The part of an RNA shown here (small-subunit ribosomal RNA, 3' major domain) has 478 nucleotides and comes from a metagenome. Rfam family: Bacterial small subunit ribosomal RNA. Rfam links the family to the GO terms structural constituent of ribosome and ribosome.
[in-house]
Context: one part of a larger RNA
RNA sequence: UGACGGGGGCCCGCACAAGCGGUGGAGUAUGUGGUUUAAUUCGAUGCAACGCGAAGAACCUUACCUGGUCUUGACAUCCCAAGAAUUUUCUGGAAACAGAUAAGUGCCCUUCGGGGAACUUGGUGACAGGUGCUGCAUGGCUGUCGUCAGCUCGUGUCGUGAGAUGUUGGGUUAAGUCCCGCAACGAGCGCAACCCUUGCCUUUAGUUGCCAGCAGUUCGGCUGGGCACUCUAAAGGGACUGCCGGUGUCAAACCGGAGGAAGGUGGGGAUGACGUCAAGUCCUCAUGGCCUUUAUGACCAGGGCUACACACGUACUACAAUGGCCGAGACAAAGGGCAGCGACAGGGCGACCUGAAGCGAAUCCCAUAAACUCGGUCUCAGUCCGGAUUGGAGUCUGCAACUCGACUCCAUGAAGUUGGAAUCGCUAGUAAUCGUGGAUCAGCAUGCCACGGUGAAUACGUUCCCGGGCCUUGUACA
Numbered sequence: 001u002g003a004c005g006g007g008g009g010c011c012c013g014c015a016c017a018a019g020c021g022g023u024g025g026a027g028u029a030u031g032u033g034g035u036u037u038a039a040u041u042c043g044a045u046g047c048a049a050c051g052c053g054a055a056g057a058a059c060c061u062u063a064c065c066u067g068g069u070c071u072u073g074a075c076a077u078c079c080c081a082a083g084a085a086u087u088u089u090c091u092g093g094a095a096a097c098a099g100a101u102a103a104g105u106g107c108c109c110u111u112c113g114g115g116g117a118a119c120u121u122g123g124u125g126a127c128a129g130g131u132g133c134u135g136c137a138u139g140g141c142u143g144u145c146g147u148c149a150g151c152u153c154g155u156g157u158c159g160u161g162a163g164a165u166g167u168u169g170g171g172u173u174a175a176g177u178c179c180c181g182c183a184a185c186g187a188g189c190g191c192a193a194c195c196c197u198u199g200c201c202u203u204u205a206g207u208u209g210c211c212a213g214c215a216g217u218u219c220g221g222c223u224g225g226g227c228a229c230u231c232u233a234a235a236g237g238g239a240c241u242g243c244c245g246g247u248g249u250c251a252a253a254c255c256g257g258a259g260g261a262a263g264g265u266g267g268g269g270a271u272g273a274c275g276u277c278a279a280g281u282c283c284u285c286a287u288g289g290c291c292u293u294u295a296u297g298a299c300c301a302g303g304g305c306u307a308c309a310c311a312c313g314u315a316c317u318a319c320a321a322u323g324g325c326c327g328a329g330a331c332a333a334a335g336g337g338c339a340g341c342g343a344c345a346g347g348g349c350g351a352c353c354u355g356a357a358g359c360g361a362a363u364c365c366c367a368u369a370a371a372c373u374c375g376g377u378c379u380c381a382g383u384c385c386g387g388a389u390u391g392g393a394g395u396c397u398g399c400a401a402c403u404c405g406a407c408u409c410c411a412u413g414a415a416g417u418u419g420g421a422a423u424c425g426c427u428a429g430u431a432a433u434c435g436u437g438g439a440u441c442a443g444c445a446u447g448c449c450a451c452g453g454u455g456a457a458u459a460c461g462u463u464c465c466c467g468g469g470c471c472u473u474g475u476a477c478a
Base pairs, nucleotide, nucleotide: 001478002477003475004474005473007472008471009470010469011468012467013466015462016461019426020425021424022423023422026317027316028315029314030313031312032311033310034308035307042053043052064303065302066301067300068299069298070297073127077126078125079123080122081121082120083119086103087102089100090099091098092097107116108115109114129292130291132290133289134288138286139285140281141280142279143277145275150189151188152187153186154185155184156165157164158163169180170179171178195269196268197267198266200237201236202235203234204233205232206231209227210226211225214224215223216222240263243257244256245255246254247253319419323378324377325376326375327374328373329372335366336365337364340359341358344355345354346353347352385416390411391410392409393408394407395406396405432454433453434452435451436450437449438448
């Protein structure tokens, strides 16, 4: 100087407390451990691994296993020889591949002999290849403490020196934020601001958007017309403790008030200092070293990654009446669409099928939002709750749904009556609850990312638990 303390002081955080809803019990989905297996590819392992890499394993992917094959190689450069490229058919085979067969000559230069580019086949070796090992050799990227308020430097001063001071102290703040004081005076990286979005207003603009007034109307902004309004999207304004009162060291600031759409960082996002964990990743990529080279490389078929006594994590669906079912009616936002979205009509109980308009989209389509409201029914039951499981019949995608897809219909109708010890999230348009869209994607979501609808309760307080910041103290630790 740090680190640590079941030392002290001050302060903060959904850290506790106060509340609301869960997890832990059930069924299923999914990940992991374990076990099994020819293989169940590999990595991730307290917080910070476990719906994680994987924004989508039937083949492919795929790295694993079994079997069949290749050895200058599936891919790159160089050299030599032959043939343009390319396309057709047949045989063997699971395919890879092997053998046979037919058609066919283009482009550029030319001294008409040939040469060149591109591609294919054969040969030779230099070499290719490796998701093989080492993340404890590395770059890059990332997690975490933590959006915590800290981490440092120059000069000066003090100290023999390590080092200290500044950065401590008194106030204050979300903040090393600001003020005052001080052997310090300044500065840098962080904080804040600048950026995006949302909340109010103005101006500009008016189609594909909108319709106040006027006219027509098939009653649909449909047409004429208009750009007021909504909206769209560009430029501006607006909030700064600016104003008033009080407290405070005539300070910084805090408390209350006015005006205002908004008030003291208005809400949300992006943004992550010096560093810590030899944290994670050699399987994104790059890369040192090592290993491999008729194999640890490459091709193909099938299988596996989907196994199942069990254990754990994360979710979904429930156990019902604030509910289930039936009928009728209402209100979104944000997205996506051409090998696409597909209106509408017809067929089917349905998944869906057949025909097909419009739309590269403020125009057309996906697309009925659902919870909700109104009416009816069920009356506390393992039920008209719950939907697992299983049988049958189908639809769709795709060469192909057996291992191993999703969905539909009929039948079946399991556990489950609110969950032990323990444990998680959340402070407001939040929790809870309801539906919608998107990426990936042929097909496949209870996951992920986004969107809106309805919309609470509680916070006395900081003694205690956890994590963190500053000062101080002890130490046989570095």
The full RNA is in RNAcentral, with records from SILVA.